Predicted 3D model of a 345-nucleotide part of an RNA (small-subunit ribosomal RNA, central domain) from an uncultured prokaryote. Model confidence (mean pLDDT): 85 of 100. RNAcentral holds the full RNA, with entries from ENA.
Context: one part of a larger RNA
RNA sequence: CUGGGCGUAAAGCGCGCGUAGGCGGCUUUAUAAGUUGGAUGUGAAAGCCCUGGGCUCAACCUAGGAACUGCAUUCAAAACUGUCUCACUAGAGUACGAUAGAGGUGGGUAGAAUUUCAGGUGUAGCGGUGAAAUGCGUAGAGAUCUGAAGGAAUAUCAAUGGCGAAGGCAGCUCCCUGGAUCGAUACUGACGCUGAUGCGCGAAAGCGUGGGUAGCAAACAGGAUUAGAUACCCUGGUAGUCCACGCCGUAAACGAUGAGUACUAGCCGUUGGUGCUUAUCCUUAGUGGCGCAGCUAACGCAAUAAGUACUCCGCCUGGGGAUUACGGCCGCAAGGCUAAAACUC
Numbered sequence: 001c002u003g004g005g006c007g008u009a010a011a012g013c014g015c016g017c018g019u020a021g022g023c024g025g026c027u028u029u030a031u032a033a034g035u036u037g038g039a040u041g042u043g044a045a046a047g048c049c050c051u052g053g054g055c056u057c058a059a060c061c062u063a064g065g066a067a068c069u070g071c072a073u074u075c076a077a078a079a080c081u082g083u084c085u086c087a088c089u090a091g092a093g094u095a096c097g098a099u100a101g102a103g104g105u106g107g108g109u110a111g112a113a114u115u116u117c118a119g120g121u122g123u124a125g126c127g128g129u130g131a132a133a134u135g136c137g138u139a140g141a142g143a144u145c146u147g148a149a150g151g152a153a154u155a156u157c158a159a160u161g162g163c164g165a166a167g168g169c170a171g172c173u174c175c176c177u178g179g180a181u182c183g184a185u186a187c188u189g190a191c192g193c194u195g196a197u198g199c200g201c202g203a204a205a206g207c208g209u210g211g212g213u214a215g216c217a218a219a220c221a222g223g224a225u226u227a228g229a230u231a232c233c234c235u236g237g238u239a240g241u242c243c244a245c246g247c248c249g250u251a252a253a254c255g256a257u258g259a260g261u262a263c264u265a266g267c268c269g270u271u272g273g274u275g276c277u278u279a280u281c282c283u284u285a286g287u288g289g290c291g292c293a294g295c296u297a298a299c300g301c302a303a304u305a306a307g308u309a310c311u312c313c314g315c316c317u318g319g320g321g322a323u324u325a326c327g328g329c330c331g332c333a334a335g336g337c338u339a340a341a342a343c344u345c
Stems, first nucleotide, its partner, number of pairs: 004316003007299002012313001014201004021194003025088001030083002033081002035077008049065006091191001092188004096183004103177002106174004110154001115149007125136002162169002206247006215241002220236004258312006266290008275281001294301002318345003327338004
């Protein structure tokens, strides 16, 4: 180098954009770098291999041949790859017309509820639990009615539903804005796929500065429980949860399944579009449940593949030591990324 793998055994980067690189539709012409064939030169000798010969045989020695799969020069071939060039439209994209959607940013606004405050009515309890107590209440609580304040989240609709690359996204409305799907034509003419380094996005928690704080609630305090109870239960309660700006860059970031393309029985739903006109229909893009072939160690997967193939990237190589040490880079810190060895079984 070839060779084996990555749903669950070790192994798919959390996700995207994209540089270099790798790979790349169909057709004409030219070229001859790759490729193929011939010739010439070279490829030391010895050794290996083949055929002989010599020591009684053998080892050994010796003669000839083959081989030396390579390199250089030259002549030729032109299918394939490359390069140049003329075209093409099936990939990709643009225009036009429609469609669905919690896709994103910012602004406005609505109602229910909790809490607090003020006032009215009203009287002895309320609350909480397995049972209690801490707690609140005659300084009038709880209950009920009226009003006000403020923050956070949007019941029902709601779904096996939709959108987004992923993280994720849900009251209503407005501005701005990304993507997707479908349709009949027109246009561009391979503009494509993947993607080391790089750049960006990235739940929750956490960090910095400044706000905000209704409810909930790490820490903390008290009451219980218990042998103890630094817990589970209860009463409180601060960070935090919310907003703005800036960091952090990790998750069972999961479909534990990288991206793209093509092909391969059927059946039943569901979301959006379209055709035909109302049907037990067709087509297309999603999204679910079964199921054949095939695959799989099995479980299972099965047109949304874990099937059959191709292209490119990432990753794995016994368990522990260890997602560690040291070093480097990043970070305010917490820590993150990269990443061993001794030793041991």